[in-house]
């Protein structure tokens, strides 16, 4: 110098925020739904995953 690993730090995971947890990446990497398209359609969900909260949307009640 170079390569492996642990550990720490940092970030990513289809639209916000915290808290925990898992998978991933380490500087242009991880990331950037989904079906179909003759019809310019069509369908999920703020989460990777659980709780909260914040907005949105049906429904009921007061």
């Nucleotide at each position: 110098c170079u390569u492996g690993u642990g550990c720490u730090c940092g970030g990513c995971g289809a639209u916000g925020g915290a808290g925990c947890u898992c998978g991933c990446c380490g500087u242009c990497g991880a990331g950037u739904g989904c079906c179909g398209c003759u019809g310019u359609g069509g369908c999920u969900g703020a989460u990777g995953g659980c709780u909260c909260c914040u907005g949105c949307a049906g429904g009921g009640a007061u």
Fluoride riboswitch aptamer (crcB RNA motif) from an Actinomycetes bacterium, 62 nucleotides, folded computationally. Rfam family: Fluoride riboswitch aptamer (crcB RNA motif). Rfam links the family to the GO terms response to fluoride and positive regulation of gene expression. It was read from a public genome assembly, where an Rfam model found it.